[in-house]
Order: sequence, then C1' cells, then structure tokens
RNA sequence: CACGAAAAGGGCACACCCGUCGCGAGGCGGGGCCGCAAAGCCAGGAAUCUCGAAGGUUCAUGACGAGAUCGUCCGGUUGCCGAAG
Repeated sequence: CACGAAAAGGGCACACCCGUCGCGAGGCGGGGCCGCAAAGCCAGGAAUCUCGAAGGUUCAUGACGAGAUCGUCCGGUUGCCGAAG
C1' cells in the first nucleotide's frame, strides 16, 4: 500500500416496543435484535420516499419547489486493530 481473520479489546444498532418532535417521509432519547470493517462524518451525483404543486384534466400523469434516507449505491473525507497475502 492493500486486505479483512471462526483474532483481541472495544464500537455501531435494521425490524419491533416505549417516550418525544414533525402534516409527512422521518428525526431524537431509552430498550432491542437482524446485521455492519467505516452501519464514523459530508446530501456532491444517482436512487427511493414525503409534502406542496404549474400545466393538463375523463382518467392517468406531474414540470417545478421544499424536504427525508449516508443501514440503497457511487463519490469525498477522517479513523481503531493487525492473522494470512
């Protein structure tokens, strides 16, 4: 540098439950388990989702705007440990 062990010591915490905030997606705190070597951090790109909505209108659809998710992927950035290669 790269890699990620049936390693060590630690870390995080899906679903679900309780409380709380939010119109909502969801956030936060507690419990908690599936899992995770960046499941640390950053919404830059994509994706999905929420709220509103121009236009159109029989229906369908939905430009655009404001948001959510980094445990969906990519990218950026920082970082613990050290078997094999």

Predicted 3D model of an 85-nucleotide RNA (c-di-GMP-I-GGC riboswitch aptamer) from a Gemmatimonadota bacterium.
The prediction has a mean pLDDT of 80.